[in-house]
C1' cells in the first nucleotide's frame, strides 16, 4: 500500500432507526460497625471525527483519523 474486524463513562462490556444511553467493577458521600472489610442507599461518569440518509441515527451510509489480524514490501 491493499484486504479484513473494530472504536460507547477512568476500565471492562450491552445496546441492530424512537431509551433519561443501561450493568459491572472504579470514584465521592451517607448509613451500618469499637475499627477495618464486607452489606445497603444516593451520586459521579460515555458514544474517535467530519458528512449524508431519515420526521428521527450510537446504531445505516461515505470519508477521515486511531487500534488489531492477515497479505504485499
Nucleotide at each position: 500500500g491493499c484486504g479484513g474486524u473494530u472504536g460507547u463513562a477512568g476500565u471492562g462490556u450491552a445496546g441492530u432507526g424512537g431509551c433519561u444511553a443501561g450493568c459491572a467493577c472504579g470514584c465521592g458521600a451517607g448509613c451500618u460497625u469499637g475499627c477495618c472489610a464486607a452489606g445497603c442507599u444516593c451520586g459521579c461518569a460515555a458514544c474517535u471525527c467530519g458528512g449524508g440518509u431519515u420526521c428521527g441515527a450510537a446504531u445505516c451510509c461515505c470519508g477521515g483519523c486511531g487500534a488489531c489480524c492477515g497479505c504485499a514490501c